A computed fold for a 76-nucleotide RNA from Lactobacillaceae bacterium UBA5807, annotated as transfer RNA. It was read from a public genome assembly. Taxonomically the source falls in Lactobacillaceae (Bacteria, Bacillati, Bacillota, Bacilli).
RNA sequence: GCAGUCUUAGCUCAGUAGGUAGAGCGUUUCCAUGGUAAGGAAAAGGUCCCGGGUUCAAAUCCCGGAGUCUGCACCA
Numbered sequence: 001g002c003a004g005u006c007u008u009a010g011c012u013c014a015g016u017a018g019g020u021a022g023a024g025c026g027u028u029u030c031c032a033u034g035g036u037a038a039g040g041a042a043a044a045g046g047u048c049c050c051g052g053g054u055u056c057a058a059a060u061c062c063c064g065g066a067g068u069c070u071g072c073a074c075c076a
Stems, first nucleotide, its partner, number of pairs: 001072004006067002010025004019056001027043005049065005
């Protein structure tokens, strides 16, 4: 340099017939216990990498860019 993959909550990841986004863990609060752990319930938490386009409407489609990983090529 070329090709492909991935980029969604603090972490690990779901989410294809485009319709105001979810799980587990973690965090906070409550319940419960004589107390702790375990357990039960609830809540908070996301510019869906960035910019643009298409559309009534885009995390999801199209274009460009950034970064991750893999393969190939080149230089040394």